The prediction has a mean pLDDT of 80. This is a predicted structure of a 377-nucleotide RNA (Bacterial RNase P class A) from an Actinomycetota bacterium. It is recorded under the gene name rnpB.

RNA sequence: CGAGUCGGGGAGGCGGCCGCGCCGGAGCUUCGCGCUCCGGUGAGGAAAGUCCGGACUCCACAGGGCAGGGUGCUGGGUAACGCCCAGGCGUGGUGACACGCGGACAGUGCCACAGAAACAGACCGCCGAUGGCUGCUCCGGCAGCACAGGCAAGGGUGGAAAGGUGGUGUAAGAGACCACCAGCGCCUCGGGUGACCGGGGCGGCUCGGUAAACCCCACCUGGAGCAAGGCCAAGCAGGGACAGGGUGGCCCGCCCGUCACGUCCCAGGUAGGCCGCACGAGGCGUCGGGUGACCGGCGUCCCAGAUGGAUGGUCGCCACCCGGCGGCGGGCAACCACCGCCGGGGACAGGAUCCGGCUUACACCCCGACUCGUCCU
Numbered sequence: 001c002g003a004g005u006c007g008g009g010g011a012g013g014c015g016g017c018c019g020c021g022c023c024g025g026a027g028c029u030u031c032g033c034g035c036u037c038c039g040g041u042g043a044g045g046a047a048a049g050u051c052c053g054g055a056c057u058c059c060a061c062a063g064g065g066c067a068g069g070g071u072g073c074u075g076g077g078u079a080a081c082g083c084c085c086a087g088g089c090g091u092g093g094u095g096a097c098a099c100g101c102g103g104a105c106a107g108u109g110c111c112a113c114a115g116a117a118a119c120a121g122a123c124c125g126c127c128g129a130u131g132g133c134u135g136c137u138c139c140g141g142c143a144g145c146a147c148a149g150g151c152a153a154g155g156g157u158g159g160a161a162a163g164g165u166g167g168u169g170u171a172a173g174a175g176a177c178c179a180c181c182a183g184c185g186c187c188u189c190g191g192g193u194g195a196c197c198g199g200g201g202c203g204g205c206u207c208g209g210u211a212a213a214c215c216c217c218a219c220c221u222g223g224a225g226c227a228a229g230g231c232c233a234a235g236c237a238g239g240g241a242c243a244g245g246g247u248g249g250c251c252c253g254c255c256c257g258u259c260a261c262g263u264c265c266c267a268g269g270u271a272g273g274c275c276g277c278a279c280g281a282g283g284c285g286u287c288g289g290g291u292g293a294c295c296g297g298c299g300u301c302c303c304a305g306a307u308g309g310a311u312g313g314u315c316g317c318c319a320c321c322c323g324g325c326g327g328c329g330g331g332c333a334a335c336c337a338c339c340g341c342c343g344g345g346g347a348c349a350g351g352a353u354c355c356g357g358c359u360u361a362c363a364c365c366c367c368g369a370c371u372c373g374u375c376c377u
Base pairs, nucleotide, nucleotide: 001373002372003371004370005369006368007367008366009365010364012318013317014316015315016314017313018312020042021041022040023039024038025037026036027035028034044348048359049358051357052356053355054354055353056225057224058223059222068221069220070219071218072217073087074086075085076084077083088101089100090099091098092097102216103215107214108213109210110209111208123155124154125151126150127149130148131147132145133144134143135142136141163181164180165179166178167177168176182206184203185202186201187200188199189198190197191196229275230274231273232272238266239265240264241263242262244261245259246258247257248256249255282301283300284299285298286297287296288295289294320345321344322343323342324341325340326339327338329336330335
């Protein structure tokens, strides 16, 4: 200098004018936080998808088991997790590094097309030892056929064909046998908390894939969700009481009934309002422990709470990025840096009970660690 890998951070700044929500204060008031003024405050790294985990709330619940659902190498972190950290093994990469993860030797199922066969078989092929048929015969056998049969080497199909190489062996062959290699199982020694790693011995001979198929093993697991849930409660309808009022019992009085016109009370509860609801597994700084995720101590700060849902618009300056032109400098060169002028650009996206994750979207910039290549010293 070029090409890359991993991790972290930022997500323009300042000011003028106009405008919005909430809180506090003052004033006006038609009294309703209605209006005005002043001050404070006002989205994100993902606020998103709503995928996972929890807090919180209500409902259910003797104990145990089954069913159902979920998770899945090991150890740790955490309130918890399907998240994170560290490690192990495997695969890919020259490498930094990335990705994956219980069991297929408990059993069952499935494996498209092709192919003979997808755990069991023979299409082409090889063989003719054995049986069969034909011919010859010196009657001992010999030759031929490939019907029965034997084989699984070679070819072919397929993503995958049941260890590999060499030899022995045979009619032809084959772990049938042998040597080495690879793999598996058992025993054992050493290291590690463990996954696992390293060594030694023995064994039969070789074992396909698939568990986001059933299943087996281990662990976890009630349901619904802030439209949870609680409080207040207009109107209409309902219940009760009554000194009154209307009306019926021929008239009057009493009394009884009735209407619910009136007054008062009651319960549930709709509209509506309030709480839940903003001090929290909290942010920042610092010290300590830990490889790390993370944990602990001390100090300090208070940081949106809307409810048809506020946080916006515009202008100027500065900074940043891109393109063009000019100047100057470095370098052998490619190229790079700086200055000036002109033109253009600024993403993804917005709370609604809160928190921890994951995933997805994203213009541009900055920082750190590391790898590979080339050249110079």